Source information: The RNA shown here (transfer RNA) has 72 nucleotides and comes from an uncultured Flavobacteriaceae bacterium. It matches the Rfam family "tRNA". By type it is a transfer RNA. Its family is annotated with triplet codon-amino acid adaptor activity in the Gene Ontology. It was read from a public genome assembly. The coordinates come from a structure-prediction model, not an experiment, and the mean pLDDT is 82.
RNA sequence: GCCGACGUAGCUCAGGGGUAGAGCGUUUCCUUGGUAAGGAAGAGGUCGGCAGUUCAAAUCUGCUCGUUGGCU
Repeated sequence: GCCGACGUAGCUCAGGGGUAGAGCGUUUCCUUGGUAAGGAAGAGGUCGGCAGUUCAAAUCUGCUCGUUGGCU
């Protein structure tokens, strides 16, 4: 330098046009004499950034940034 994949909650990842989710973690509460385990409820996201298409974009397109793989 060329080609590809990926970027979503603190972590690991779903979701592929119509109100953004799970597991783990975390907070509060219940249970216990106390802890662990168990149970209930909650908080936490401008979906990497900027444009475009669309009535509507996390989702499609372009550029860009980052991570990673291949080729030279």